The RNA shown here (small-subunit ribosomal RNA) has 1492 nucleotides and comes from an uncultured bacterium.
RNA sequence: AGAGUUUGAUCCUGGCUCAGGACGAACGCUGGCGGCGUGCUUAACACAUGCAAGUCGAACGGGAUUAUAUAAAGGAUUUCUUCGGAAUGAAUUUAUAUAUGAGAGUGGCGAACGGGUGAGUAACGCGUGGGCAACCUACCUUUUACAGGGGGAUAACACUGGGAAACUGUGCUAAUACCGCAUAUAAAAUUUUAUGGCAUCAUAGAAUUUAGAAAAGAGUAAUCUGGUAAAAGAUGGGCCCGCGUCCAAUUAGCUAGUUGGUAAGGUAAAAGCUUACCAAGGCAACGAUUGGUAGCCGAACUGAGAGGUUGAUCGGCCACAUUGGGACUGAGACACGGCCCAGACUCCUACGGGGGGCAGCAGUGGGGAAUAUUGCACAAUGGGGGAAACCCUGAUGCAGCGACGCCGCGUGAAGGAUGAAGGUUUUCGGAUUGUAAACUUCUUUGAUGAGGGAAGAAAAUGACAGUACCUCAAAAACAAGCCACGGCUAACUACGUGCCAGCAGCCGCGGUAAUACGUAGGUGGCAAGCGUUGUCCGGAUUUACUGGGUGUAAAGGGCGUGUAGGCGGGGAUAUAAGUCAGAUGUGAAAUCCUGUGGCUCAACCACAGAACUGCAUCUGAAACUAUAUCUCUUGAGUGAUGGAGAGGAAAGUGGAAUUCCUAGUGUAGAGGUAAAAUUCGUAGAUAUUAGGAGGAACACCGGUGGCGAAGGCGACUUUCUGGACAUUAACUGACGCUGAGACGCGAAAGCGUGGGGAGCAAACAGGAUUAGAUACCCUGGUAGUCCACGCCGUAGACGAUGAAUACUAGGUGUAGGAGGUAUCGACCCCUUCUGUGCCGCAGCUAACGCAAUAAGUAUUCCACCUGGGGAGUACGGUCGCAAGACUGAAACUCAAAGGAAUUGACGGGGACCCGCACAAGCAGUGGAGUAUGUGGUUUAAUUCGAUGCAACGCGAAGAACCUUACCAGGACUUGACAUCCCUUGACAACUCUAGAGAUAGAGUGUUUCUUCGGAACAAGGAGACAGGUGGUGCAUGGUUGUCGUCAGCUCGUGUCGUGAGAUGUUGGGUUAAGUCCCGCAACGAGCGCAACCCUUGCUGUUAGUUGCCAUCAUUAAGUUGGGCACUCUAGCAGGACUGCCGGUGACAAAUCGGAGGAAGGUGGGGAUAACGUCAAAUCAUCAUGCCCUUUAUGUCCUGGGCUACACACGUACUACAAUGGCUACUACAGAAGGAAGCGGAGCCGCGAGGUGGAGCAAAUCCCCAAAAGUAGUCUCAGUUCGGAUUGUAGGCUGCAACUCGCCUACAUGAAGUUGGAAUUGCUAGUAAUUGCAGGUCAGCAUACUGCAGUGAAUACGUUCCCGGGUCUUGUACACACCGCCCGUCAAACCACGAGAGUUUGUAACACCCGAAGUCGAUAGUUUAACCGCAAGGAGGACGUCGCCGAAGGUGGGACAGAUGAUUGGGGUUAAGUCGUAACAAGGUAACCGUAA
Repeated sequence: AGAGUUUGAUCCUGGCUCAGGACGAACGCUGGCGGCGUGCUUAACACAUGCAAGUCGAACGGGAUUAUAUAAAGGAUUUCUUCGGAAUGAAUUUAUAUAUGAGAGUGGCGAACGGGUGAGUAACGCGUGGGCAACCUACCUUUUACAGGGGGAUAACACUGGGAAACUGUGCUAAUACCGCAUAUAAAAUUUUAUGGCAUCAUAGAAUUUAGAAAAGAGUAAUCUGGUAAAAGAUGGGCCCGCGUCCAAUUAGCUAGUUGGUAAGGUAAAAGCUUACCAAGGCAACGAUUGGUAGCCGAACUGAGAGGUUGAUCGGCCACAUUGGGACUGAGACACGGCCCAGACUCCUACGGGGGGCAGCAGUGGGGAAUAUUGCACAAUGGGGGAAACCCUGAUGCAGCGACGCCGCGUGAAGGAUGAAGGUUUUCGGAUUGUAAACUUCUUUGAUGAGGGAAGAAAAUGACAGUACCUCAAAAACAAGCCACGGCUAACUACGUGCCAGCAGCCGCGGUAAUACGUAGGUGGCAAGCGUUGUCCGGAUUUACUGGGUGUAAAGGGCGUGUAGGCGGGGAUAUAAGUCAGAUGUGAAAUCCUGUGGCUCAACCACAGAACUGCAUCUGAAACUAUAUCUCUUGAGUGAUGGAGAGGAAAGUGGAAUUCCUAGUGUAGAGGUAAAAUUCGUAGAUAUUAGGAGGAACACCGGUGGCGAAGGCGACUUUCUGGACAUUAACUGACGCUGAGACGCGAAAGCGUGGGGAGCAAACAGGAUUAGAUACCCUGGUAGUCCACGCCGUAGACGAUGAAUACUAGGUGUAGGAGGUAUCGACCCCUUCUGUGCCGCAGCUAACGCAAUAAGUAUUCCACCUGGGGAGUACGGUCGCAAGACUGAAACUCAAAGGAAUUGACGGGGACCCGCACAAGCAGUGGAGUAUGUGGUUUAAUUCGAUGCAACGCGAAGAACCUUACCAGGACUUGACAUCCCUUGACAACUCUAGAGAUAGAGUGUUUCUUCGGAACAAGGAGACAGGUGGUGCAUGGUUGUCGUCAGCUCGUGUCGUGAGAUGUUGGGUUAAGUCCCGCAACGAGCGCAACCCUUGCUGUUAGUUGCCAUCAUUAAGUUGGGCACUCUAGCAGGACUGCCGGUGACAAAUCGGAGGAAGGUGGGGAUAACGUCAAAUCAUCAUGCCCUUUAUGUCCUGGGCUACACACGUACUACAAUGGCUACUACAGAAGGAAGCGGAGCCGCGAGGUGGAGCAAAUCCCCAAAAGUAGUCUCAGUUCGGAUUGUAGGCUGCAACUCGCCUACAUGAAGUUGGAAUUGCUAGUAAUUGCAGGUCAGCAUACUGCAGUGAAUACGUUCCCGGGUCUUGUACACACCGCCCGUCAAACCACGAGAGUUUGUAACACCCGAAGUCGAUAGUUUAACCGCAAGGAGGACGUCGCCGAAGGUGGGACAGAUGAUUGGGGUUAAGUCGUAACAAGGUAACCGUAA
């Protein structure tokens, strides 16, 4: 940094897609270690269990328990005993004292921090910068002062109280708990002085009045800790303001405490914060209100940046704590682990009533694609309490789980070629895996075992943890996968599959040779990960500030007037808002960047710097913008003078034409069309003459002429009226430009009311056309078209080009004006302004093109565009009488849609040219019979191929067997044929038997060469293999057809074009020809054309046998002698070249005519076929890849079939007759063939033929008879035409003529009397006609290939049909018109709209009810402190009432979602139906608006 994808190719526009990075991720496959991070994005869903906020005995009462001591009771046990008792005295109990001090309570502080979550919130919530002269602040720090003297209660506790419980009743008691009094520098009010400020005011001082403090505890003590008041600081908060902070206008108006004032209340504090009264304000297009969405930021990701997206972890702020409401306490809360009430849910219950709130840490269920342990410790850091010890701390520090992310390490290193084996592949040679392995040597990071062992800790104290780290030991030992490999995009082969299975991010792969599917081998990439999915940014300059566009690609409003807004001429002065500079404050930390350092490195962390592009304040500058003042005239406007004009409105007037009416003349048609018909006309049309009526439109002039903003405006006259232009330079003095909304104008069609109505003419009717014809054509014809008034408001309303200003080469028309020169004057000429055209430079443009009337260079303002379709549709709104207009989406779907230009192809486009293409002719085909081929049908098989021209007498130059590939049956399996190996030495041949034959059996029979190794040949055997007319001509080679013997097809260099491409090759002539000439940004060249080749036509020369014979001789005969002059033969030469003359032409090429010549303009004919087209034909000539088959799809044999036959078509032959048939007679060819051959003469047969065998490997012999011709006869008939068909008898070939050959003789004697529509060939030795020969071949020819004989007609010409060539034009075609393509209908699927309704939710509103609670009122009940001697009072509590008030209820609307019988269009879908609308003049040019 770009790439792929629209096309046959190109450039452009334009979308889609990819390569990069990132993630709190998830999924698939895989998984060694460590470090550092990170982990419910979904249900602000519900929660079992444990823990997460306590602490202080140095505030207080009290004290379970335990220990000791003393006293009393008590009597176990033991000893002694005279058995009577005595002594000892434990446990235990009580009391006192001392020590200890659990649990609970009063009190203090904390619990408002820390931790969680992001539901709500579009807001002063957040960010940033300010303000408070409008405020508070416990604990902490500093300072000053003080602490005197009293009082009354209440928990705990006790009780045989009540209650299931929660809890509660009665009685006692203490304090740093509570309450008075005294004192106080503080507070409030009033008066006053000084200073300052920013309006109210602030600060300092003085005087008077009023109310107002305290607490003690510890210690032997010193003293310490606390208390009260005040001032200040620090910290933390509260409130206010400027600026910034998402989407929707299909949300445009919102607001009643609303905006302001006064008074009162209220708060820590300003304030409608609240109340009463007064006023009627306030907000909004710079987007109010409404709806939707959303915590905000530091920052994170991405990006070159500007931006875009995000708001996890970390940090700041806010909000919330089951939902809603409320206050209490307190320095601080309207309070996550507090209280009250209401709702939902849940738990306990003795049914009376009570309890609860994990969005703290773990954990559970649920939801979900998805997210961890009911761990350890307070050792560190920090927090709360305490004087402290210490206690508490799921904050925090650690550990556990997860490849979730980032970073690091490892899975070994070096050597090692017989390039092992195996795998894969192969052209079978090899190649590759691959130094890879094995093998040798070496090392030990991690993991394992053993030993040692930190820092983190300041004196003690270590959860982590025997952790990090170090040392030793052993063995390469325990440790590699994932994705991709058609292009983009690095990396290729084999097999399988066969539009199937599948792949795919885009283009697209797959229909039998898939580098694209699946597998394998190999390769590439990354690596403990790799891929996929999702999301964001990038690429995308594809919303364009940086940095886009609008003539034709999407896009200029139909046009104007003008509001807001934006922008704005010259000079001077001032200010300093913008702007610029400097300074100050701030921009938290973390992050990013730079540097340095610490963990072995890195990730990570620390330190320092830079940065944070911002905001605010101060100071300065004054060019530019702005503001204010003064001024100027060139922008703009006014005035004066002048001419031009279909500019507009109204009134009047005119002639031509159509139609109608009346009258005349006149008679059978008229009209209309491609042709007709409907229609009109004998009731008199059309035509013609005269008169009249009525409506509409204004010929010629008339012109890329004029006017208008656009729509638009066209006879003439008058009236009224708008604008522009020129000249002048008197006046104003920037008054200007643009213009969202707004207002006005606005073709045609259409609508309303009333007129009018000649012509034309939707609808409609009829006639034609047509397969149909609801059309095109014709005959009619109503709305409408016209007028007046009112709507509508759209058009391809176009220059597809918004308005304004300035600048930037020219040339040439035209319209209006002015000036100048010249002239007697007019014209002409020059200059200039305004309008309107053409050409053209620079420049621009994708190109086309534009080019002073810009699409150039710049400025200002407005409008509009952002892929195609869906769709200018739906819904909503506004307007309209309606039609409808304006505004204007989404779902879904495609990878394109599109612009310009290029090359082709095509056109029922054009121009030119050619061709037996038409025309002019001749002869045919199509009708008949037969032959032959094909289709179809049939069949066991009728083998296969060829199928418009370019298949069909074609492959096949010849199917009885063979051929033969087909069918039936019978046989063989290394094979009928080839190569290799082994064994044997025969086999073959002949004869016989069986059989349809192949074959089998028997008999006879027994090889050749040799270097002696063997080879040939044959038989048997095993396997490699043979074989295949099996498939694929759409895998191929080769060959062939066709366009077409048409004149074309290309290249090199140069030039032009961004490019595809163009030029050359086009143009003017000419030719059969891209043949030649000329011209030309082309110059040359190649393949084609022509020529060279063959043949034929003339001549010469050479040579004369088998040819020839003039002369001589001879014969039946060139038979022979002789000869080679002639003919002829076949070699070599010559000849023809537009060479010569004349005309035309451009002084050319050439052409026309002529001469000469055998031949004249290519002399005739042949061979020769450019680049290419048709996936043309052929796998069955041959060759060949792949596939298939292998006791068969191969091979052999017999028989059959290819020869079938209701039919259809093609190609031929023979005819239909007199230009003929028959009979008789009789001339003249050419070319070809001949040895398994041609076969003479002679003889036999009516004949086919037989016999015969001469001659001939051929200018010698044979085939060999040419037919036409001449004469006679027939006399127009189904015939003396025609010969099919059939019968009989024969001949020939051949193993064999039944299926199924040819020929002969006799007999038979069919159709057919010149052929419908249609269609073929031919331009001269041609058509037509006549015969002859050859190849194939045993035999078989109406076919094919050749040969000669006789021998015409016609061509005006290129309008038309067909084919082709060149140029040009249009194109939506490129598989190229056999193209493309539109709409209905039918089918399936998808999303959407409407829909009687149904249902859910949201936010307001009105009314009802009204919990808790604050506030207010209240003497119903009640009351410790104070006053009072007392009565009583002050104050309080409860109760009651009032305002407000959540939830709830009722109601009517609004909005949103879901759903709904049915219905509407839309989209998509290889091969459905009907037509053919568009693209070519698309066959009626297309299209736009409107109506039917």

The RNAcentral record of the sequence draws on ENA and SILVA. Rfam family: Bacterial small subunit ribosomal RNA. Its family is annotated with ribosome and structural constituent of ribosome in the Gene Ontology.